[in-house]
Context: one part of a larger RNA
């Protein structure tokens, strides 16, 4: 792992891997709404009691997120994957968390107490045999798409009317948020003292003095960071929502304000992800020479990319690997934790509930979006294959069920989100993830199928004993007998459950041989157990091997009896 036979209880559970990564009717298996994004439903509610814009509740649709998780399978794949140790100073990163932005117009009668133009649902009016098909008028909304103002003060640069010839002074005007390309600079620092000479900056009691000078992190950087100077199909800098409505006050609908929800540029976090350093694989030389102008090694340049990197291109070098077995084949090969096995060493397994990886009939390409080379997305082509009115149209079960087909070979078209977790705009939906029956002698747990007298017989130790034989402690055998004890079933109940089912509980029933009856192989050796009985007559069998069986079979087919495991036993098959 598959079969025979056989099966009463508890608990606990693996199951269409193996052969066909064949083929798939049909239903389900990804949706989602809070005070807070959008409601004239020509819905429903009149209840509230502040409601002639709306306030509650809310189908449907628009918007925003998830649908890259989850499951499934194991085809493929041998330094590939994976493992276990590095690196990212070589890179994205939606979401969480913490920080984080006064600079916007370019020119002075303008929208800034909030700007524009659409579309869905909705109402009409239609096409098709047909599909989650849509056409065509006619309205409305937005945190959908777009447009677009605000608000200081220093402080630096630059370009300078004009003054003045000293060493200058300077009105006045423009420019400087963030991000995005590019080019430049700063981003220092190994250690003390003193003197001379020329030029001259500043303070100066005119004698000298020269002192305070800014720089973060690594083992390491063209790093963080800053500045300059341009550059841009100019990124962001909130025209959004909710609940609560206070203060000030010129009384004007005047300034001013709280909680917190959604979004937002840029850093850090986090959840990840991409590559990547060294070691590490199973057979097999009837595989010895691979690789390379169609990248094979390495160099520079550019392109591509999130990003290294011949990744891909152009120009060069001619090099890379091999018996320490490369290249090649094979694998009834996805790697790992593990599993069985057992003195140690080893030896086969490992599809299969955990990590990691590939794959969604076969290859490709690709869309969206932080994330896919997504298949319960999408475009073709190949193979299969559905529906048609023949014009057309739709498909992808290695998701849970369930067919067919394959084979030695594998459960239900059930019930439910209670619990464990996901997702979402969310305490409320949804979840065949996943729970829970049903099927189930894969596997393991526990241990019923009787247990105690009395008599009767038969022993066996001791004792009293001259034996007969008595007593006493027991041990069995019995178609005699005797009350007690359960729990398999049954079943009020209440428990358990999401709801039952069953266990756990527990009233009433519920055991005497003809039941509530245990099997499955053996009984010549190995190898525990029969020189019993009746058939058979080298026949029929049986036997794992040796061997039996030709007329007394210790082996065959039967009855008895025995023996072995025992709710299990054989029996084949791989491995140890």
């Nucleotide at each position: 792992u598959a079969u025979g036979c056989u099966u009463g209880u508890c608990u606990c559970a693996a199951a269409g891997a193996u052969u066909a990564a064949g083929c798939c009717a049909u239903g389900c298996a990804u949706g989602u709404c809070u005070a807070a994004g959008u409601a004239u439903a020509a819905g429903c509610g009149a209840a509230u009691u502040u409601a002639u814009a709306c306030a509650g509740u809310g189908a449907a649709a628009c918007u925003g997120c998830g649908a890259a998780u989850g499951g499934c399978u194991c085809a493929u794949u041998a330094a590939a994957u994976c493992a276990g140790u590095u690196a990212u100073a070589g890179u994205u990163u939606a979401u969480u968390u913490g920080a984080u932005a006064g600079u916007a117009c370019c020119u002075u009668u303008c929208u800034a107490c909030u700007c524009g133009g659409a579309u869905a649902u909705c109402c009409g009016u239609g096409g098709u045999a047909a599909u989650u098909c849509u056409a065509g008028a006619g309205c409305u909304a937005a945190u959908a798409c777009g447009u677009g103002c605000u608000a200081a003060a220093a402080a630096c640069c630059c370009c300078g009317a004009c003054u003045g010839u000293u060493u200058g002074g300077g009105a006045g005007g423009g420019g400087u948020g963030u991000a995005u390309u590019u080019a430049u600079u700063a981003g220092a620092u190994a250690a003390a003292a003193a003197a001379u000479c020329a030029a001259u900056g500043c303070c100066u009691u005119c004698g000298g003095g020269c002192u305070c000078u800014u720089u973060g992190a690594u083992g390491a950087u063209u790093c963080a960071u800053a500045a300059u100077a341009a550059c841009u199909u100019c990124u962001c800098g909130a025209a959004u929502c909710g609940c609560a409505u206070g203060g000030c006050u010129u009384c004007g609908u005047g300034c001013u304000g709280g909680c917190g929800a959604u979004g937002g540029u840029u850093c850090a976090u986090u959840c990840a992800a991409a590559u990547u350093u060294c070691u590490g694989c199973c057979c097999u030389a009837u595989c010895a020479a691979c690789u390379u102008u169609c990248g094979a090694u390495g160099g520079u340049a550019g392109g591509a990319u999130a990003g290294u990197g011949g990744c891909c291109u152009a120009c060069c070098a001619u090099g890379g690997u091999g018996g320490c077995a490369a290249c090649g084949g094979g694998u009834a090969a996805c790697g790992g934790g593990g599993a069985a096995u057992a003195a140690g060493g080893g030896u086969u397994c490992g599809a299969u509930u955990c990590c990691g990886g590939a794959g969604a009939g076969g290859g490709a390409g690709c869309c969206u979006g932080a994330g896919a080379a997504a298949c319960g997305g999408c475009u073709a082509c190949c193979a299969c294959a559905u529906c048609c009115a023949a014009g057309g149209a739709a498909g992808g079960c290695a998701g849970c069920a369930g067919g067919c087909g394959c084979g030695c070979a594998a459960a239900u078209u059930a019930c439910c989100c209670a619990a464990u977790c996901c997702u979402a705009a969310u305490u409320c939906a949804g979840g065949g993830a996943g729970g829970u029956a049903g099927u189930g002698a894969c596997a393991a747990u526990a241990a019923a199928u009787a247990a105690c007298g009395a008599u009767a017989c038969a022993g066996g130790g001791c004792c009293c004993u001259u034996u007969c034989g008595g007593g006493u402690c027991u041990u069995g055998u019995a178609a005699u007998u005797g009350g007690a004890a359960u729990g398999a079933g049954u079943a009020c109940a209440a428990u358990g459950u999401a709801a039952a089912u069953a266990c756990c509980u527990u009233a009433a029933c519920g055991a005497g041989g003809a039941a509530c009856a245990a099997u499955u192989g053996g009984a010549g050796g190995g190898c525990a157990a029969g020189u019993c009985u009746g058939g058979u007559g080298c026949c029929a069998g049986c036997a794992g091997c040796c061997g039996c069986g030709g007329u007394a079979a210790u082996u065959c087919c039967a009855g008895c009896u025995c023996c072995a495991a025992u709710a299990g036993c054989g029996u084949a098959u791989a491995u140890u």
Small-subunit ribosomal RNA, 5' domain from Petasospora maritima, 576 nucleotides, folded computationally. Its mean pLDDT, the model's own confidence on a scale to 100, is 82. Rfam family: Eukaryotic small subunit ribosomal RNA. For this family Rfam cites "The comparative RNA web (CRW) site: an online database of comparative sequence and structure information for ribosomal, intron, and other RNAs" (Cannone et al., BMC Bioinformatics, 2002). The RNAcentral record of the full RNA draws on SILVA.